A computed fold for a 349-nucleotide part of an RNA from Trichopus zeylanicus subsp. travancoricus, annotated as small-subunit ribosomal RNA, central domain. The organism belongs to Trichopus zeylanicus, within Eukaryota. Rfam family: Bacterial small subunit ribosomal RNA. The coordinates come from a structure-prediction model, not an experiment, and the mean pLDDT is 86.

[in-house]
Context: one part of a larger RNA
RNA sequence: UUGGGCGUAAACCAUCUGUAGGUGGCUUCCCAAGUCCGCCGUCAAAUCCCAGGGCUCAACCCUGGACAGGCGGUCAAAACUACCAAGCUGGAGUACGGUAGGGGAAGAGGGAAUUUUUGAUGGUGCAGUGAAAUGCGUAGAGAUCGGAAAGAACACCAAAGCAAAAGCACUCUUCUAGUCUGGCACUGACACUGAGAGAUGAAAGCUAGGGGAGCAAAUGGGAUUAGAUACCCUAGUAGUCCUAGCCGUAAAUGAUGGAUACUAGGUGUUGUGCGUAUUGACCCAUGUAGUACUAUAGCUAACACGUUAAGUAUCCCCCCUGGGGAGUACAUUCACAAGAAUGAAACUG
Numbered sequence: 001u002u003g004g005g006c007g008u009a010a011a012c013c014a015u016c017u018g019u020a021g022g023u024g025g026c027u028u029c030c031c032a033a034g035u036c037c038g039c040c041g042u043c044a045a046a047u048c049c050c051a052g053g054g055c056u057c058a059a060c061c062c063u064g065g066a067c068a069g070g071c072g073g074u075c076a077a078a079a080c081u082a083c084c085a086a087g088c089u090g091g092a093g094u095a096c097g098g099u100a101g102g103g104g105a106a107g108a109g110g111g112a113a114u115u116u117u118u119g120a121u122g123g124u125g126c127a128g129u130g131a132a133a134u135g136c137g138u139a140g141a142g143a144u145c146g147g148a149a150a151g152a153a154c155a156c157c158a159a160a161g162c163a164a165a166a167g168c169a170c171u172c173u174u175c176u177a178g179u180c181u182g183g184c185a186c187u188g189a190c191a192c193u194g195a196g197a198g199a200u201g202a203a204a205g206c207u208a209g210g211g212g213a214g215c216a217a218a219u220g221g222g223a224u225u226a227g228a229u230a231c232c233c234u235a236g237u238a239g240u241c242c243u244a245g246c247c248g249u250a251a252a253u254g255a256u257g258g259a260u261a262c263u264a265g266g267u268g269u270u271g272u273g274c275g276u277a278u279u280g281a282c283c284c285a286u287g288u289a290g291u292a293c294u295a296u297a298g299c300u301a302a303c304a305c306g307u308u309a310a311g312u313a314u315c316c317c318c319c320c321u322g323g324g325g326a327g328u329a330c331a332u333u334c335a336c337a338a339g340a341a342u343g344a345a346a347c348u349g
Base pairs, nucleotide, nucleotide: 004320005319007303008302014200015199016198017197021193022192023191025088026087027086028085033081034080035077038074039073040072041071042070043069049065050064051063052062053061054060091190092187093186094185096182097181098180103176104175105174106173107172108171109170110154114150115149116148117147118146119145120144121143125136126135161168162167205246206245207244208243209242210241214240215239219235220234221233222232257316258315259314260313261312262311265294266293267292268291269290270289271288272287273286275284298305323348324347331342332341333340334339
């Protein structure tokens, strides 16, 4: 390489957009590049295989034939693929009507709690733990009731919703993106995937400027302990928050790449359409797009999956090939750095 695989054994890029490439709906015409029928030429000899023959046999040697194909030429075929031309509407998209939503960005407003501060009441403990101590408190703490300030986060709903993923929630306003649905008005294959490439990308971390209530790496102290650089307690700085940049990684998980088609049901739930019903909302029946549970066939090593497939098929892409060494070394690219990406071998068993 062929073959085989990728939920949990090694293996689906974190996610999307998209270039080249690969693949591609229905009908008709053309052409003959692929395809395919026949014929011709050629692919030295030797070798291999088969049938004969010669050395006493064999190895060896001689004669003849054939298999498997390749390349070139030529005459025809036209179903399929490609090409040329024309058309279609089912895939895809646009327009129109309608709904739902924590989708995104900016601005404005809100209440509860916490901490601090201030005033009042009051007068000795509070806090903390397995038990304590450090700590706070007669310079009046803790508790209770008023005033003020600050920063951060927004209970309940829900087996719910939205978003490509990361993720998204107090309320309102403005701007903005996508899905779904209805009739079938328009375009007429415009599609799928996607090497490179580009964009987005939690938390932590970095740079600059703000902010700093609570929490809290580091650190101090108190305990525990043989020790305790920990678990527990008391303090507490970066950070957590905002603005502008960088980083580009996660058990970035459904540990499950994307698209299309097909293959029993049952029970919920969200959005929406239609029929029925009604004063109306329900109920009932049915379609569609999600989201859950259960289950048949099938599949699976088993667990499980099971119309949201890990079933049955097709197309495209990433990736895997025993464990360790090692996601290391070297080199290159990127980054302010931390590091990231690409990524071996010796050796070992």